[in-house]
Molecule: c-di-GMP-I riboswitch aptamer
Organism: Papillibacter cinnamivorans DSM 12816
RNA sequence: UACCGAUAAUGGCAAACCUGCCGAAAGACAGGGACGCAAAGCCAAGGGUCUAAGGUCCAAACGGACUAUGACAGCCGGUUGCCGAA
Numbered sequence: 001u002a003c004c005g006a007u008a009a010u011g012g013c014a015a016a017c018c019u020g021c022c023g024a025a026a027g028a029c030a031g032g033g034a035c036g037c038a039a040a041g042c043c044a045a046g047g048g049u050c051u052a053a054g055g056u057c058c059a060a061a062c063g064g065a066c067u068a069u070g071a072c073a074g075c076c077g078g079u080u081g082c083c084g085a086a
Base pairs, nucleotide, nucleotide: 004084005083012037013036017032018031019030020029022027035074041079042078043077046076047075048072049071050070054067055066056065057064058063
């Protein structure tokens, strides 16, 4: 230095769920709470997933299909980085 990852050390994050709040929704935020995490830090101009307000098309109508300009980094990926036993 690279890989690797302890029942090590110092610290960190926080799923479900509940309450409040924003949003059309997906989901976000705050508080509580811990399932887990060695990148569960950051990146949505790579792939993937979710939603479909608006738009387009169909429909007599109810409604249906498609669509991201909306989201997800705790799906893969990219990128930076703490510690140091084997």